Transfer RNA from a Nanobdellota archaeon, 75 nucleotides, folded computationally. Model confidence (mean pLDDT): 81 of 100.

[in-house]
RNA sequence: GGGACCUUAGCUCAGCCUGGCCAGAGCGGCUGGCUCUUAACCAGCAGGUCGGGGGUUCAAAUCCCUCAGGUCUCA
Numbered sequence: 001g002g003g004a005c006c007u008u009a010g011c012u013c014a015g016c017c018u019g020g021c022c023a024g025a026g027c028g029g030c031u032g033g034c035u036c037u038u039a040a041c042c043a044g045c046a047g048g049u050c051g052g053g054g055g056u057u058c059a060a061a062u063c064c065c066u067c068a069g070g071u072c073u074c075a
Base pairs, nucleotide, nucleotide: 001074002073003072004071005070006069007068010027011026012025013024020058029045030044031043032042033041051067052066053065054064055063
């Protein structure tokens, strides 16, 4: 230098291809229940500029462009 892929909650990820309900799950955190207590279990709650910027559209995590970071690969 060429090519492919990834970036969404504190962590691990789904959703993107096929645009449309207030953006979700598990773990973790907090509160309560249960228990002699802890753990486990049960219920609930909080937590997100969907990597940054721009564009298209009535509407973008999702499509297009660009930038940044990362992984793999070819030379």
Its Rfam family is "tRNA". The family's RNA type in Rfam is transfer RNA.